RNAcentral holds the sequence, with entries from SILVA. A computed fold for a 1455-nucleotide RNA from a metagenome, annotated as small-subunit ribosomal RNA. Rfam family: Bacterial small subunit ribosomal RNA.

RNA sequence: AGAGUUUGAUCGUGGCUCAGGAUGAACGCUAGCGGCGCGCUUAAUGCAUGCAAGUCGAGCGAUGAGGGGUCCUUCGGGACUUACAUCAGCGGCAGACGGGUGAGUAACACGUAGGUGACCUGCCCCCGAGACCGGGAUAACGGGUGGAAACACACGCUAAUACCGGAUGACUUCUUAGGGUCAAAGCUAAGAAGAAAGCUCCGGCGCUUGGGGAGGGGCCUGCGGCCCAUCAGCUAGUUGGUGUGGUAACGGCGCACCAAGGCGAAGACGGGUAGGGGGUGUGAGAGCACGACCCCCCACAAUGGGACUGAGACACGGCCCAUACUCCUACGGGAGGCAGCAGCAGGGAAUAUUGCGCAAUGGGCGAAAGCCUGACGCAGCGACGCCGCGUGAAUGAAGAAGGCCUUCGGGUUGUAAAAUUCUUUUCUGGGGGAAGAGGAAGGACGGUACCCCAGGAAUAAGCGUCGGCUAACUACGUGCCAGCAGCCGCGGUAAUACGUAGGACGCGAGCGUUAUCCGGAUUUAUUGGGCGUAAAGCGUCUGUAGGCGGCUGAGUAAGUUGGGCGUGAAAGCUCCGGGCUCAACCCGGAGAGGCCGUUCAAUACUGCUCGGCUAGAGGGGGUCAGAGGGGCGUGGAAUUUCCGGUGUAGCGGUAAAAUGCGCAGAUAUCGGAAGGAACACCAGUGGCGAAGGCGGCGCCCUGGUGCCGCCCUGACGCUGAGAGACGAAAGCUAGGGGAGCGAACAGGAUUAGAGACCCUGGUAGUCCUAGCCCUAAACGAUGGAUGCUAGGUGUGGGGCCGAGAAGGUUCCGUGCCGGAGCUAACGCGAUAAGCAUCCCGCCUGAGGACUACGGUCGCAAGGUUAAAACUCAAACGAAUUAACGGGGACCCGCACAAGCAGCGGAGCGUGUGGUUCAAUUCGAUACACGAAGAACCUUACCUGGGUUUGACAUCGCCGUGGUAGCGAAGCGAAAGCGGAGCGACCCUUCGGGGAGCGGUGACAGGUGCUGCAUGGCUGUCGUCAGCUCGUGCCGUGAGGUGUCGGGUUAAGUCCCGUAACGAGCGCAACCCUUGCCCUUAGUUAUACGUGUCUAGGGGGACUGCCGGCGGGAAGCCGGAGGAAGGUGGGGAUGACGUCAAGUCAGCAUGGCCCUUAUGUCCAGGGCUACACACACGCUACAAUGGGCGGUACAAAGGGCAGCCAAGCCGUGAGGCGGAGCGAAUCCCAUCAAAGCCGUUCGUAGUUCGGAUAGCAGGCUGCAACUCGCCUGCUUGAAGCUGGAGUUGCUAGUAACCGUGUGUCAGCUAUAACGCGGUGAAUACGUUCCCGGGUCUUGUACACACCGCCCGUCACGUCAUGGGAGUCGGUAACGCCUGAAGCCGGUAGCUCAACCCUCACGGGGGGGCGCUGUCGAAGGCGGGACUGGCGACUGGGACGAAGUCGUAACAAGGUA
Repeated sequence: AGAGUUUGAUCGUGGCUCAGGAUGAACGCUAGCGGCGCGCUUAAUGCAUGCAAGUCGAGCGAUGAGGGGUCCUUCGGGACUUACAUCAGCGGCAGACGGGUGAGUAACACGUAGGUGACCUGCCCCCGAGACCGGGAUAACGGGUGGAAACACACGCUAAUACCGGAUGACUUCUUAGGGUCAAAGCUAAGAAGAAAGCUCCGGCGCUUGGGGAGGGGCCUGCGGCCCAUCAGCUAGUUGGUGUGGUAACGGCGCACCAAGGCGAAGACGGGUAGGGGGUGUGAGAGCACGACCCCCCACAAUGGGACUGAGACACGGCCCAUACUCCUACGGGAGGCAGCAGCAGGGAAUAUUGCGCAAUGGGCGAAAGCCUGACGCAGCGACGCCGCGUGAAUGAAGAAGGCCUUCGGGUUGUAAAAUUCUUUUCUGGGGGAAGAGGAAGGACGGUACCCCAGGAAUAAGCGUCGGCUAACUACGUGCCAGCAGCCGCGGUAAUACGUAGGACGCGAGCGUUAUCCGGAUUUAUUGGGCGUAAAGCGUCUGUAGGCGGCUGAGUAAGUUGGGCGUGAAAGCUCCGGGCUCAACCCGGAGAGGCCGUUCAAUACUGCUCGGCUAGAGGGGGUCAGAGGGGCGUGGAAUUUCCGGUGUAGCGGUAAAAUGCGCAGAUAUCGGAAGGAACACCAGUGGCGAAGGCGGCGCCCUGGUGCCGCCCUGACGCUGAGAGACGAAAGCUAGGGGAGCGAACAGGAUUAGAGACCCUGGUAGUCCUAGCCCUAAACGAUGGAUGCUAGGUGUGGGGCCGAGAAGGUUCCGUGCCGGAGCUAACGCGAUAAGCAUCCCGCCUGAGGACUACGGUCGCAAGGUUAAAACUCAAACGAAUUAACGGGGACCCGCACAAGCAGCGGAGCGUGUGGUUCAAUUCGAUACACGAAGAACCUUACCUGGGUUUGACAUCGCCGUGGUAGCGAAGCGAAAGCGGAGCGACCCUUCGGGGAGCGGUGACAGGUGCUGCAUGGCUGUCGUCAGCUCGUGCCGUGAGGUGUCGGGUUAAGUCCCGUAACGAGCGCAACCCUUGCCCUUAGUUAUACGUGUCUAGGGGGACUGCCGGCGGGAAGCCGGAGGAAGGUGGGGAUGACGUCAAGUCAGCAUGGCCCUUAUGUCCAGGGCUACACACACGCUACAAUGGGCGGUACAAAGGGCAGCCAAGCCGUGAGGCGGAGCGAAUCCCAUCAAAGCCGUUCGUAGUUCGGAUAGCAGGCUGCAACUCGCCUGCUUGAAGCUGGAGUUGCUAGUAACCGUGUGUCAGCUAUAACGCGGUGAAUACGUUCCCGGGUCUUGUACACACCGCCCGUCACGUCAUGGGAGUCGGUAACGCCUGAAGCCGGUAGCUCAACCCUCACGGGGGGGCGCUGUCGAAGGCGGGACUGGCGACUGGGACGAAGUCGUAACAAGGUA
């Protein structure tokens, strides 16, 4: 520091995802040790049990077993006293600290800086003054009563550092006066009121009242730190005042009265969320996120309320009340509060021991000893985290064995192991043994750390990953299955992506996964982004707040800058040093710490105050242009309607029609009238306006701009959140108006349909008045203002120079081109999208969604503001290449057209599909193709019968000498079984060996699968003219250029132009053949001259020559010559590539599969089936013909298991025969047929046609039944020129005619490949169909139009809106009731202290009770906000192969 992912590729935009770090974690697998930390994030849910706050006998009474002492004694003991002890009690101090938790709280709660002249402070420290005289009670206790208990009641006794009265008053408080002040306070004087406690070991400890301090606290203020504006207005003690009360204290804190204020866009009020900070994590930083442990502050203690006591509480382990819950109960009543430490239940993915000790530190009480202390110190459990250590070290190659892979050679695991030597951290055993403790003893931890000795490599390695990102690859298994996956994506038979194994990589007592945070993300952009087309400029203007603001002088010092001081707790962080063996951890020191307060200083800039200026702005004067706006008039053309005239049969409309109109007189035409709307020409890329928008002419009213330095004001400016105004069309309300046009609607067409496009009609509307609506592709998709930055060329308005319509110059407006610059590119380019400043608006992935809900506006339609769930790994911009277009231009091709002959109908042949079958083997689908030869064979299929080292190859081992081989009888369909008998070969050192055969083991074999694993070969586009490269140049890049343009060609053929210049594969040529000539040779032929001919060699044709056209080009046209002329004809030859095209069955070949069978052998059958359908053909339908007779002329081939002559036989196929020929000689083969000559038939299903069928024969072959060919006789079917449609062919071509060959025993050949014979017609032309080429254009296509893609419907899943309602939650409000309690009142009851009284009694005062205000909770009620469920309903998203259509993308077929 980046990377992956949108595309065929590219650049950009943009989201998603990954690599890093972190955690109070959890889960999975695994686990040796130690140190230091950390450990209920959930249910502030409920809690059994134990412990967590007591202490003081030197405050007091009382009690006391036992001990000491004294006295008494009936010797049993008793009394007193003392030390000591003490449950409980009175009293004091502490229980307000320490410990826990984070519910609540958005607040002066917290942080920071201040204030308090508005305050308090027990214990502690310092200083001062004082403590005198009295009094009455009460618990404990005693006996008694009630109660289950808790506990309560009355009576009696008693003490105090408990309580009360009096005295004194340094002092405090109050009052008055003085003084003082803005007002206070401190000060002075007088008056009034107010204190105390004792104990003692005699040292002291306490007590009261003041002053001061330290530390602690209360209250107030500035500033700072969450989200929602779909919360915009809130507020009645509310804001202030006066008075009074209350408090330690200010205060509306409370109350009475008075006033009507207070808060809010710099966000009040409301809602949601949340303890805050030091800090922690991350980050380069700015930031962002968090607030476990530790420290500070706050809040809370089952929930809610309340006060009491006290220095301090509204009090976690106190009290009272209410509520919920739990427990006890004798049902009458009671008890309780772990968010203290352990522990339990529950919840949860998840979080520990009912441990030891007060030894240390700290705390409470005490004079002290000491007691208490789940604070704390330790230990236990947990890899939860961080840190450290170990599981051994060295040597060790025959690179062992085993595993895995393999091209079988080897590679790898791997110095790894073994082995040898060594070490002992750890472990085990034994021994010693701390510091932590201030002077002695006393240590929970702990027989721990640590040290020593001994033993023995001994006790100790896993986890994740290995397609890319991202480091690490093979094999097998699986076969879109099982599964993986963070993103992209893997898996459908060779998966480095699943599972396993081997190996590798990474980390290591851990490793992965999940969750969460920061980072990467400059993806909220202050640092550090954008808005023409990617998301994004408000439709426009005016203007409020706010922000920003020209030149110059002075002052000030708020901002700003600097210095000093204060503060910024500790811990943490950084640096330095130190301590545990290191580290983690800990200790010491230093530094940093935005900010804040205070003070001094500076004055450039900004602000503020005062003054000046004129360049900004505004005004005046002069002058011009204009569809600028509003109102009132007015004009002509045209359409329509009405009236009248002329006139007759149509008009209208369309691609074509029809509906419609018209004989009741239309259309057409003439005259007249009415009415509404819009204003041709001028007219322009022209003008005006802020935008929307504005167009005949005239008048009235009215806004704005430009130009001219002539004058004035003197910064008066720019922008503009809210706000206000304007705002096309459509639409709405009311009233008018209504010619034309024209949604809806009706009809006619079109169509599969046509709810459309086209046509005929036609209502609203369009128009006017008044009022709404407020949207738009309201667009320059470009906010406004100002300044600056090359030019060129138009045009509108004005000024100046000029004689000038010329020209020049200047200002304003409006266009085009273009430089720098900018931009992803396209493009923009003084009218910026350039360079800058200011202000506003807006954007942050796509869909959901220009939506829902809520608010607001509207009469409505609807507008505006505007989400979420959920889904996706993209969506998107510009440009590139290709492809495509019912886009354009140009050009080819038997592509169409023009022709000729066909096919499609019939019969037959062949092939294919389908069907059938035991099988009809397989493939191709370019279907007479693999088949250039299926009766057996072929043969791959079926049935049946055999066989298992095999029909065939190689190797090892064993066997074999009458061996190999041949092989009779017998069985059998054959294969095979069987075996009488016959019977070899080569080498030899004579032992034997080889070959053969038999057996056995390796292996053979497979037309079994995969052509989507392959080679090779082939088809097709296409014999089309294209396809590329090097260098250079252009572009960020894909890529372009070259290869484009103008000509030309069959051709990217050639020429010219040209940032291209060259080159390659293609084209052409070179090759074969044919046509002419020459020549060489000559088997053959021969009429013997030689020519034809055969085989070879050469010549010839090159636009070479002439003319024209063309650009002095390429070339084209015409001509001459020539056998042939512009490639002479034909062939071979097939660029880069496309179709996962075809072939595993021609061959080869990876992998898979079969192995007494999917191999192999054999017999028979099948491939020849047959209701049908298609393709390629043959023969015909006849007279240009059929039959018969006569007669003429080829080429190219083939031949020895062959071609086969003559002659003879047969009607014939053929047979006999045997000559010749390995072939220019002989044969097929007199080589032909159509043709020609003659004759017959006469339009007829025929003398056409030959299918079908019968009989008789021939040939091949082991064998013609399934299933061959041929011959003869007989039979004679369909068919009379073939619908839609469709094929071939441009000249020696089509058509017609025969002929040969391959395959082959034979042949189903009418096929295929050749050969010659006869021998046409037509081409105007390129509009159209098909295919192709080049350029260009559009594109949402790129498996590329057989593309893409939209909406309804149907099905499934999911989230969500509405919804009669229904069930909750939260906070308020109104009314009712109203606990405890404080405060107030008090006629009842009651009372020791003081006063009066001898007493009784009374007084003062208190308490209880009662009562009033307030008051938690509760009840009732209507609303608010929010959530769950909800019949039904709305749309939405998603889901391999559903339905209907075709809306969009190419002019997408109606832009």
The coordinates come from a structure-prediction model, not an experiment, and the mean pLDDT is 84.